[in-house]
Large-subunit ribosomal RNA, domain II from a marine metagenome, 741 nucleotides, folded computationally. Its mean pLDDT, the model's own confidence on a scale to 100, is 80. Rfam family: Bacterial large subunit ribosomal RNA.
Context: one part of a larger RNA
RNA sequence: GUCAGCAACUUUAUUUAUUUGGCGUAGCUUAAACUGAGAAGUGCAGGCGUAGCGAAAGCGAAAUCAAAUAUUAUUACAUGAGAUGAGACUAUAUCCGACAAAUAUUAAAAAUCGUUAGAAUUUAAUAGCGUUUAGUCAAAUAAAUAAUACCCGAAACCGUGUGAUCUAGUUAUGAGCAGGUUGAAGCUCAUGUAACAAUGAGUGAAGGACCGAACCCGUGUAUGUUGCAAAAUACUGGGAUGACUUGUGACUAGGAGUGAAAGGCUAAUCAAACACGGUAAUAGCUGGUUUUCUGCGAAAUCUAUUUUAGUAGAGCGUCAAGAAAUCUAAAUCUGGGGUAGAGCUCUCAAUGGACUAGGGGGAUGAAAGUCUUACCAAACCCAAGGAAACUUCGAAUACGGAUUUAUGUAAACUUGGCAGACAGACAUUGUGCGCGAAGGCUCAAUGUCAAGAGGGAAACAGCCCUCAUUAUUUGUUAAGGUCCUUAAGUUAUCUCUUAGUGAACAAGGAAGUUGUACUACGAAAACAACCAGGAGGUAGGCUUGGAAGCAGCCAUCCUUUAAAGAAAGCGUAACAGCUCACUGGUCUAGUAGUAUAGCGCCGAAAAUGUAUAGGGACUCAAGAGAUACACCGAAACAGUAACUAGUUAUUAUUUAUAUAACUAGGGUAGCAGAACGUUCUGUAGACUCAUGAAGCUUUUUUGAAAGAAAAGGUGGAGGUAUCAGAAGUGAGAAUGCUGAC
Numbered sequence: 001g002u003c004a005g006c007a008a009c010u011u012u013a014u015u016u017a018u019u020u021g022g023c024g025u026a027g028c029u030u031a032a033a034c035u036g037a038g039a040a041g042u043g044c045a046g047g048c049g050u051a052g053c054g055a056a057a058g059c060g061a062a063a064u065c066a067a068a069u070a071u072u073a074u075u076a077c078a079u080g081a082g083a084u085g086a087g088a089c090u091a092u093a094u095c096c097g098a099c100a101a102a103u104a105u106u107a108a109a110a111a112u113c114g115u116u117a118g119a120a121u122u123u124a125a126u127a128g129c130g131u132u133u134a135g136u137c138a139a140a141u142a143a144a145u146a147a148u149a150c151c152c153g154a155a156a157c158c159g160u161g162u163g164a165u166c167u168a169g170u171u172a173u174g175a176g177c178a179g180g181u182u183g184a185a186g187c188u189c190a191u192g193u194a195a196c197a198a199u200g201a202g203u204g205a206a207g208g209a210c211c212g213a214a215c216c217c218g219u220g221u222a223u224g225u226u227g228c229a230a231a232a233u234a235c236u237g238g239g240a241u242g243a244c245u246u247g248u249g250a251c252u253a254g255g256a257g258u259g260a261a262a263g264g265c266u267a268a269u270c271a272a273a274c275a276c277g278g279u280a281a282u283a284g285c286u287g288g289u290u291u292u293c294u295g296c297g298a299a300a301u302c303u304a305u306u307u308u309a310g311u312a313g314a315g316c317g318u319c320a321a322g323a324a325a326u327c328u329a330a331a332u333c334u335g336g337g338g339u340a341g342a343g344c345u346c347u348c349a350a351u352g353g354a355c356u357a358g359g360g361g362g363a364u365g366a367a368a369g370u371c372u373u374a375c376c377a378a379a380c381c382c383a384a385g386g387a388a389a390c391u392u393c394g395a396a397u398a399c400g401g402a403u404u405u406a407u408g409u410a411a412a413c414u415u416g417g418c419a420g421a422c423a424g425a426c427a428u429u430g431u432g433c434g435c436g437a438a439g440g441c442u443c444a445a446u447g448u449c450a451a452g453a454g455g456g457a458a459a460c461a462g463c464c465c466u467c468a469u470u471a472u473u474u475g476u477u478a479a480g481g482u483c484c485u486u487a488a489g490u491u492a493u494c495u496c497u498u499a500g501u502g503a504a505c506a507a508g509g510a511a512g513u514u515g516u517a518c519u520a521c522g523a524a525a526a527c528a529a530c531c532a533g534g535a536g537g538u539a540g541g542c543u544u545g546g547a548a549g550c551a552g553c554c555a556u557c558c559u560u561u562a563a564a565g566a567a568a569g570c571g572u573a574a575c576a577g578c579u580c581a582c583u584g585g586u587c588u589a590g591u592a593g594u595a596u597a598g599c600g601c602c603g604a605a606a607a608u609g610u611a612u613a614g615g616g617a618c619u620c621a622a623g624a625g626a627u628a629c630a631c632c633g634a635a636a637c638a639g640u641a642a643c644u645a646g647u648u649a650u651u652a653u654u655u656a657u658a659u660a661a662c663u664a665g666g667g668u669a670g671c672a673g674a675a676c677g678u679u680c681u682g683u684a685g686a687c688u689c690a691u692g693a694a695g696c697u698u699u700u701u702u703g704a705a706a707g708a709a710a711a712g713g714u715g716g717a718g719g720u721a722u723c724a725g726a727a728g729u730g731a732g733a734a735u736g737c738u739g740a741c
Stems, first nucleotide, its partner, number of pairs: 001741006011147013027048003033042003052059002067106006083094001113130005150288002153285001157278006168252009177242001179211003182207001186203006215239003220235004254270001256266003291675006301314005316420001317418006328406008341393001342391002347387002351383003356377001358376002360373005424449007432441002454465003469642004474638003480632003483616003489629001491628006502618001508602002512599010529586005535559003540554003565580001568579003643665008676730001678727005686720003695714008
């Protein structure tokens, strides 16, 4: 891992609700216990109900008046046209005699009454609770509470014991340490001394001495890492007469021991051992929770919380009952507002100017003062602006109300049972925070996902279309598409683009190209090109070493002309020289510019390999703009057939059911409903079975599903319909448990 078996909402008590049943219109019911073979009986204590209010003392609820509708039964009369609703009339609708009674419902008399507060006395408004009559017992179901309480899961805590054959320390008694090296003290002798001391030689044998086996340890590296081994092997290394190593016996223990101290060790277990027990500890946390179908169908918000992984109340779901005519949408009318925008009247901040207090600087003066200022600057004035906490103004939406219309098995409302949920995500719009960053954080509104499949976006929860009861080789469309991949146009008409733009990007840049508007020049010849001219006073004056159109300063005239600057540029030391402006000629038809719009260009660099159209490929678009017509395209819509649920109608009628029309049928948490199957009990002294039960197995048939039936084979002795009842009642998941492979 697979297969098989086992494996999780139970049981008891109390309470509440619903359903069913018994009794009941003031009742209903027994508990313990006793009797009895049992069924059952007795038991009437107690409980609930019949009265409440008040903290308590305590006090304690008239069946008065009166309108309508419906139902029921009875009696009597009798066919009279009236009655009800609306202010009235008209119009319209509904009903069908009258009286009395009972029951039910609703309403009026600011209905009555009890009690408490009001109020230490009397009276009263007002307020709270209650009254004008239904319960109780049992069963089933659903939930709550207490218990293990749906199942499995801690680390822990406490109690009582067992452990020192591992290991730590201690203790008693034993054992072990090849070989080699060094050579302390002491002693002897010699020298030496007054005597010691001291020196030398010898002897001697010391040492937590040296080298190094056994022995003990475990420094480094490698291997090993399902190993030879739950700590080893190889090489290397430390100690090796000592605080050494070791055998055997003994002692010390769980908040305790032992520890040359590492929180080390105390039997592969140690910041508190192990075994059993308390014990099914507790877990707001993780995981799991077993057959089918049907109807409806959420939330991820608010408030509170030692609270933000939880829980409670509200909002949102579902089921039941009830009442009323609400609710929803649109249109019209109406209402308040201070947002967007706008504006500068107020408030705040702020720019320029003018004007002018005050201040600063300067001049003058002995001082006072006077004058002055390209300084700073209040108020007033002018101009142009800003504002979430500014407003003389002010929308659209949204929201409230009324009326009308439309729809309804629809939605809304009240009461009660049961929930789930309170981690949300993205998109668009509008605020705040952030960097006008984030698949960011935080609010509001809407949508989708969540809980939603299908088609489109290559792929793609949250985007676009659309919402799936089932079947269908039926048809029509949506978004999106129609050259091939790939279903459908190589469709039509008119333009644009040459960049593979299309098929990522900004500021900025450019005689790209196509339009639009305007300005100027132009057959009295423009623009470009070519030919020619481009002069004189004069080298203007000044300056200067020089200054002659062209270093600089000032002025910038006049003349001749078709035209020609006291010169736009190059050039010279200064001149010279070359161009330009300007003019004529040749030539010939547009030329120059501004603004704006469409589509393109540059700007444009990244790491495995095109890699920012899904690919092929596309310029004779299959690119872009406009127009038009076809077609394709979904589980949408429609057709046909069928299922389930409901509403209405019809037939029959006690319901059920049948027929027809219409409506509905995505779904997580969850609520509600209907079924299938398993074991056992009654039915069953029945039925079935050796002419072959159950089980296993194959095939066929059948039901919407869980499932059911039949036949064949195997098997060899039990099995069980139907209708009821009761549960150890359904497995694919829990790193599930046991077994097999």
The RNAcentral record of the full RNA draws on SILVA.